[in-house]
RNA sequence: GUGGCCGUAGUGGAGUGGUACCACGCCUGGUUGUGGUCCAGGAAGUCGCGGGUUCAAACCCCGUCGGUCACC
Numbered sequence: 001g002u003g004g005c006c007g008u009a010g011u012g013g014a015g016u017g018g019u020a021c022c023a024c025g026c027c028u029g030g031u032u033g034u035g036g037u038c039c040a041g042g043a044a045g046u047c048g049c050g051g052g053u054u055c056a057a058a059c060c061c062c063g064u065c066g067g068u069c070a071c072c
Base pairs, nucleotide, nucleotide: 001071002070003069004068005067006066007065010024011023012022013021018055026042027041028040029039030038048064049063050062051061052060
């Protein structure tokens, strides 16, 4: 340089056009002599970035950035 794949909450993942979810972690309360476990509730997302298509985009298209793999 060329091509493929990946980028979604603090972390790891799901989600192939119609309210963005799950687990762990975090916060609050209950339980406990304290802590842990367990139970209940809660916060946290410009879906890498910019643009386009569409009534509607994490999802489709174009560009771009980062990671990774293959080839040269």

The prediction has a mean pLDDT of 82.
A computed fold for a 72-nucleotide RNA from an Acidimicrobiia bacterium, annotated as transfer RNA.
The sequence is in RNAcentral, with records from ENA.
Rfam family: tRNA. Rfam classes the family as a transfer RNA.